[in-house]
């Protein structure tokens, strides 16, 4: 340094739910709260799922989700 992830150490993030708020909605933000997470850090690139609009239908367009999967970039520590 690369893999890898421990009954290690220092820490970190924060599900559901509640309150406020933005949004037609999915959902987002802030505060409380912890289900959990070795990337639960970032990226909507490919899928998946969800929402809205259009369409007789097939589908198309826009949006959301990175804590759905894969991929890319970056990061703490150093046992086996």
């Nucleotide at each position: 340094c690369c893999u890898c992830g421990a009954u290690a150490a220092a820490g970190g993030c924060a599900a559901a739910c509640c309150g406020a708020u933005c949004g037609u909605a999915a959902g987002g933000u802030c505060g409380g709260g912890a289900c959990g997470c070795a990337a639960a850090g970032c990226c909507a690139u490919g899928g998946g799922u969800c929402c809205a609009u259009c369409u007789u239908g097939c589908g198309a367009u826009g949006g959301a989700u990175c804590g759905c999967c894969a991929g890319g970039c970056u990061g703490c520590c150093g046992a086996a």
This is a predicted structure of an 80-nucleotide RNA (c-di-GMP-I riboswitch aptamer) from a Planctomycetales bacterium.
Lineage of the source: Bacteria > Pseudomonadati > Planctomycetota > Planctomycetia > Planctomycetales.
It matches the Rfam family "c-di-GMP-I riboswitch aptamer". About the family: GEMM was predicted in a large-scale screen for bacterial structured RNA regulatory elements.
Model confidence (mean pLDDT): 89 of 100.
Of the family's consensus pairs, 95% are formed in the model.